Model confidence (mean pLDDT): 80 of 100. Small-subunit ribosomal RNA, 3' major domain from Chamaecyparis obtusa, 471 nucleotides, folded computationally. The RNAcentral record of the full RNA draws on SILVA.
Context: one part of a larger RNA
RNA sequence: UGACGGGGGCCAGCACAAGUGGUGGAGCAUGUGGUUUAAUUUGAUGCAAAGCGAAGAACCUUACCAAGGAUUGACAUGCCGCAAAUCCUUUUGAAAACAAGGAGUGCCUCUGGGAUCAUGGACAUAGGUGGUGCAUGGUUGUUGUUAGUUCAUGCCGCAAGGUGUUGGGUUAAGUCCUGCAAUGAGCACAACCCUCAUGUUUAGUUGCCAUAAAGUUUGGAACUUUGAAUAGACUAUCGAUGUUAAGCUGGAGGAAGGUGAGGAUGAUGUCAAGUCAUCAUGCCCUUAUACCCUGGGUGACACACAUGCUACAAUGGUUAGGACAAAGAGUUGCAACCCCACAAGGGAAAGCUAACCUCAAAAACUUGGCCUCAAUUUGGAUUGCAGGCUGCAACUCUCUUGCAUGAAGUAGGAAUCACUAGUAAUCACCAGUCAGCCAUACGACGGUGAAUUCUUUCUUAGCCUUGUACA
Numbered sequence: 001u002g003a004c005g006g007g008g009g010c011c012a013g014c015a016c017a018a019g020u021g022g023u024g025g026a027g028c029a030u031g032u033g034g035u036u037u038a039a040u041u042u043g044a045u046g047c048a049a050a051g052c053g054a055a056g057a058a059c060c061u062u063a064c065c066a067a068g069g070a071u072u073g074a075c076a077u078g079c080c081g082c083a084a085a086u087c088c089u090u091u092u093g094a095a096a097a098c099a100a101g102g103a104g105u106g107c108c109u110c111u112g113g114g115a116u117c118a119u120g121g122a123c124a125u126a127g128g129u130g131g132u133g134c135a136u137g138g139u140u141g142u143u144g145u146u147a148g149u150u151c152a153u154g155c156c157g158c159a160a161g162g163u164g165u166u167g168g169g170u171u172a173a174g175u176c177c178u179g180c181a182a183u184g185a186g187c188a189c190a191a192c193c194c195u196c197a198u199g200u201u202u203a204g205u206u207g208c209c210a211u212a213a214a215g216u217u218u219g220g221a222a223c224u225u226u227g228a229a230u231a232g233a234c235u236a237u238c239g240a241u242g243u244u245a246a247g248c249u250g251g252a253g254g255a256a257g258g259u260g261a262g263g264a265u266g267a268u269g270u271c272a273a274g275u276c277a278u279c280a281u282g283c284c285c286u287u288a289u290a291c292c293c294u295g296g297g298u299g300a301c302a303c304a305c306a307u308g309c310u311a312c313a314a315u316g317g318u319u320a321g322g323a324c325a326a327a328g329a330g331u332u333g334c335a336a337c338c339c340c341a342c343a344a345g346g347g348a349a350a351g352c353u354a355a356c357c358u359c360a361a362a363a364a365c366u367u368g369g370c371c372u373c374a375a376u377u378u379g380g381a382u383u384g385c386a387g388g389c390u391g392c393a394a395c396u397c398u399c400u401u402g403c404a405u406g407a408a409g410u411a412g413g414a415a416u417c418a419c420u421a422g423u424a425a426u427c428a429c430c431a432g433u434c435a436g437c438c439a440u441a442c443g444a445c446g447g448u449g450a451a452u453u454c455u456u457u458c459u460u461a462g463c464c465u466u467g468u469a470c471a
Stems, first nucleotide, its partner, number of pairs: 001471002003468003007465004012460002015456001019419005026310008034301002042053002064296003068292002077124002079121003086103005092097001107114002127285002130283001132282001136280002138275003141271001143269001148187006154163003167178003193263004198231007208220003234257001237251003241247001299438001312412001316371007328359003333352002338347003378409001383404006425448003430443001
């Protein structure tokens, strides 16, 4: 100087407490371990792995396995030869591929040839999701959006080092004030950036408000709204308090008040943390550890764990009416109206490259009827039959509709998680990936809308101090 202490002091955090809703029990979905397997490809493993890489495994993807093939190669550049390219038919085959036959002659040109594409040959080389993340770059997680981490000069110490950065206040903050052998400075903090909340100005089409003969009419710029510019919040103002300070506390005005709310932004370091399977790269393979194809597997199933969904009902279920969003997507697309079908869906077909048309029905909610506490008109797993869509193909292994079937489950032990306000809880909607979809995921979006705390026992951090046979 650090590290450690069931030493001390101070301080902060959904860390506890106060409260709300869960997980742990049930069924199912997904991921992981284990087991099994020809293969069940692989990485990730306390917090910080496990609905994670994967924003979508029927083929492809695909890296794994079995069988069949081929070796300058599926892909790139260079050399030589032959030949334009390209198209069609047939044999064998699961396909990859192999063999045979036919059609066809382009562009530039100095008539030597050249360009382009295909094929054959020999080598340089291609190729590798092969190993090592404990050889690395790059990148990411974590501590942690916690308030820390350093340097120059000076001073102190023989030196390692100290001081500054400690003390007294204060702050979300090493934020600021004050004191001081320190005086200054860098990286973090804060601000600058984006979104939301208020006004003003400006611009009005497809939007808004009117008008109309209901026709692709005509007008307006007050409101809503959409862009652009700009104003506004800074402890600015008043009172109390404080060391006359930094600040803190109460009020006024204000759309907003003390960081206004949310996001992006992540210091020095730590974990030989993760990633050689995004990419790059030292090593290794080169008739194979590279390549092509068919089929299978990644979807197995005594079990264990994790994350979720649906429930156990009357604050409910069901049935018939009624109402109100935001944000998105659309031409290989979204598809209205109409007709057929119980339905999924099918037919036919306006409009829309979108503030114009469409997806699109918002659902919780509300107004009536039925059910009356039951394993039920709860719950929907499982299974049977009959259909539909996508796709070359739906058996392994998609989704979906109708009818029938109708399991466990009556609120969950020890334990454990999230959350402080438009938050939790609850309700639907949309997008990406995508032919289709195993999405109950993930990312956004709005509707309804609480309870409780303002304390310090535990815990995790930070600062000061103290002890140590530790480094």
The organism belongs to Chamaecyparis, within Eukaryota.